The RNA shown here (transfer RNA) has 73 nucleotides and comes from a Clostridia bacterium. Rfam family: tRNA. It is annotated as a transfer RNA. Rfam links the family to the GO term triplet codon-amino acid adaptor activity. The organism belongs to Clostridia, within Bacteria. It was read from a public genome assembly. The coordinates come from a structure-prediction model, not an experiment, and the mean pLDDT is 80.
RNA sequence: GCUUCCAUAGCUCAGUUGGCUGAGCAUCUGACUGUUAAUCAGAGGGUCACUGGUUCGAGCCCAGUUGGGAGCG
Numbered sequence: 001g002c003u004u005c006c007a008u009a010g011c012u013c014a015g016u017u018g019g020c021u022g023a024g025c026a027u028c029u030g031a032c033u034g035u036u037a038a039u040c041a042g043a044g045g046g047u048c049a050c051u052g053g054u055u056c057g058a059g060c061c062c063a064g065u066u067g068g069g070a071g072c073g
Stems, first nucleotide, its partner, number of pairs: 001072007010025004019056001027043005049065005
């Protein structure tokens, strides 16, 4: 330098054919109780890496940028 994959909650990851962004763990509150843990109920937490484009509508499609992984030279 070229090719390819990945980037979504604090962490690990889903998200189907473009149509309300989710789960588990963690955090917080409450219940439970000698206390802690466990269990149960609930809540908060997101510029879907960034910029632009297509579209009535983009996490998803297209182009580029940035960062990371792999391969080739």